[in-house]
């Protein structure tokens, strides 16, 4: 990087360093000097491994800590209509595979 599967409307910061960006993308909306990214620390959760008969622990391994994966893009219902619904797709994130 590609394939398989599972899962994404719950949860988690008044902390330290840092100093201008950030929510993938595309169109929007928004967050941010009343401190963005990034590290570190705290915490969440329960995918894997571990432990347990077993409910479960949270000991490794990862993920994750604004807003539904912020909404949206495609294709199809309902509605006079802002608009609401479903199901791809795209992406995250775990495990396995080539």
């Nucleotide at each position: 990087c590609u394939c398989u599967u599972a899962u994404c409307g719950a949860g988690a910061g008044u902390g330290g360093u840092g100093g201008a960006g950030g929510g993938a993308c595309u169109g929007g909306c928004c967050c941010g000097a009343u401190g963005a990214a990034a590290c570190c620390c705290a915490g969440c959760a329960a995918c894997c491994a571990g432990c347990g008969u077993a409910a479960g622990c949270a000991u490794g391994g990862u993920g994750c800590u604004a807003a539904a994966u912020c909404c949206u893009g495609u294709a199809g219902g309902a509605g006079u209509a802002u608009u609401c619904c479903u199901a791809a797709c795209a992406g995250a994130u775990g495990a396995g595979a080539g």
Model confidence (mean pLDDT): 88 of 100. This is a predicted structure of a 98-nucleotide RNA (SAM riboswitch aptamer (S box leader)) from Desulfosporosinus acididurans. NCBI's taxonomy places the organism under Bacteria, Bacillota, Eubacteriales, Desulfitobacteriaceae, Desulfosporosinus. The sequence was found by an Rfam model in a public genome assembly.